Predicted 3D model of a 245-nucleotide part of an RNA (large-subunit ribosomal RNA, domain VI) from a Candidatus Kaiserbacteria bacterium.
Its Rfam family is "Bacterial large subunit ribosomal RNA".
The RNAcentral record of the full RNA draws on ENA.
Context: one part of a larger RNA
RNA sequence: CGUUGAUUAUUGAUGAGAUUUGACUCUAGUACGAGAGGACCGAGUUGAACGAACCACUGGUCUACCAGCUCUUCUGCCAAGAGGACCGCUGGGUAGCUAUGUUCGGAAAGGAUAAGCGCUGAAAGCAUCUAAGCGCGAAGCCGGCUCAAAGAUGAGUAAUCAUUACGAUCCGUUAGAGAUGAUGACGUUGAUAGGCUUUAGCUGUAAGCGCCGCAAGGUGUUGAGGCGAGAAGUACUAAUCGAUC
Numbered sequence: 001c002g003u004u005g006a007u008u009a010u011u012g013a014u015g016a017g018a019u020u021u022g023a024c025u026c027u028a029g030u031a032c033g034a035g036a037g038g039a040c041c042g043a044g045u046u047g048a049a050c051g052a053a054c055c056a057c058u059g060g061u062c063u064a065c066c067a068g069c070u071c072u073u074c075u076g077c078c079a080a081g082a083g084g085a086c087c088g089c090u091g092g093g094u095a096g097c098u099a100u101g102u103u104c105g106g107a108a109a110g111g112a113u114a115a116g117c118g119c120u121g122a123a124a125g126c127a128u129c130u131a132a133g134c135g136c137g138a139a140g141c142c143g144g145c146u147c148a149a150a151g152a153u154g155a156g157u158a159a160u161c162a163u164u165a166c167g168a169u170c171c172g173u174u175a176g177a178g179a180u181g182a183u184g185a186c187g188u189u190g191a192u193a194g195g196c197u198u199u200a201g202c203u204g205u206a207a208g209c210g211c212c213g214c215a216a217g218g219u220g221u222u223g224a225g226g227c228g229a230g231a232a233g234u235a236c237u238a239a240u241c242g243a244u245c
Base pairs, nucleotide, nucleotide: 001151005161006160007159008158009157010156014148015147016146017145020048021047022046023045024044025043026042032037050105051104052103053102054101058099059098060097061096065092066091067090068089069088070085071084072083073082074081075080110142111141116136117135118134119133167245168244169243170242171187172186173185174184175183192238193237194236195234196233197232198231199230201227202226203225208221209220210219211218212217
């Protein structure tokens, strides 16, 4: 830009993906075989590798979370802290992201066939799977499964709305989205984000003060104090007013 203005739901021409395989058990120590040995067919269990999704578990990471420790500069000093030192180092660690963690997948049915096996059957009174005709037959082919898909210009279908409004965009708050666009949620008839309250969770008993000790320090207040991305609640702040197609 097109497809008859829009919203929603779809069909599927076509394309892509997937297609793997082991072991064990039963059938059955059966058929077979003198024995040794040892099945077809069928049913089930459990793996490997591969793939997808996810984070409840097990772990990893978590550079604006908590604590401990060292040197140094500073806050006048003590105490308490802040900056720097690879995030200064060390021990933990929420959300998120993750695999080595968890869950799931490959299938089955069907159609046409290859090699091959057949039926009927002449040419050629016989024979012959083939010449006419008919059937079986593979991890392979077509489908079946998943995803994309009407620029499939052959531009499909259905429902609804609207002839000046339906609807959409700009703008703003944003995240299950994200480089930017885009996508999703919300915009006061509001929980969209921040803040606040409560709470999950993490760290691990803050500071100050009291008591004990000459002191280092211990102890009580105290599972305290602190806390990023979790959850719920709450209009306190910001989503105003509007404009365009």